Model confidence (mean pLDDT): 80 of 100. Transfer RNA from a Planctomycetota bacterium, 73 nucleotides, folded computationally. It matches the Rfam family "tRNA".

[in-house]
RNA sequence: GGAGACGUGGCCAACGUGGUCAAGGCAGUCGACUGAAAAUCGACGGACGAAGGUUCGAUUCCUUCCGUCUCCA
Numbered sequence: 001g002g003a004g005a006c007g008u009g010g011c012c013a014a015c016g017u018g019g020u021c022a023a024g025g026c027a028g029u030c031g032a033c034u035g036a037a038a039a040u041c042g043a044c045g046g047a048c049g050a051a052g053g054u055u056c057g058a059u060u061c062c063u064u065c066c067g068u069c070u071c072c073a
Stems, first nucleotide, its partner, number of pairs: 001072007010026003019056001028044005049065005
C1' cells in the first nucleotide's frame, strides 16, 4: 500500500429482512435470609466508536473518519 472482519453498560454478549420500551450472564448498590459471613432469592442503576446522509422512524442501510484484529504485498 491492497482486501476483509469487528467496535453495544466495568467485563462478556444477543439484537434473523429498520418500528415504541436495546435481551441475558458476571461484577456493582440496596434489601431479604443468617448470631455474622458465604451461598441463595428479590429489586435497582448503567450501553449501540465519532460525524454526516437516506427515511415518518436507524444499533440495523449508505458515506467519511477513529480504533482493534486477520490475510496479501